Model confidence (mean pLDDT): 81 of 100.
The RNA shown here (transfer RNA) has 72 nucleotides and comes from a soil metagenome.
Its Rfam family is "tRNA". Rfam classes the family as a transfer RNA.
The sequence is in RNAcentral, with records from MGnify.
[in-house]
RNA sequence: GGGCUCCUAGCUCAACGGUAGAGCAGCGGACUUUUAAUCCGUUGGCUUCGGGUUCGAGUCCCGAGGGGCCCA
Numbered sequence: 001g002g003g004c005u006c007c008u009a010g011c012u013c014a015a016c017g018g019u020a021g022a023g024c025a026g027c028g029g030a031c032u033u034u035u036a037a038u039c040c041g042u043u044g045g046c047u048u049c050g051g052g053u054u055c056g057a058g059u060c061c062c063g064a065g066g067g068g069c070c071c072a
Base pairs, nucleotide, nucleotide: 001071002070003069004068005067006066007065010024011023012022013021018055026042027041028040029039030038048064049063050062051061052060
């Protein structure tokens, strides 16, 4: 320098163009002599940034930034 790929909750990941979810973690409770485990409930997101298309964009298009892989 070229190509591909990823970026969503504290972490790991979902989400046919139509109100953003799960697991773990956190918080509260039940159970237990206590802890752990288990069970119930619950908090938490301007979906990396800037534009475009669309009635409507996490999703499609363009650009930027960052991470990873390959080639040179």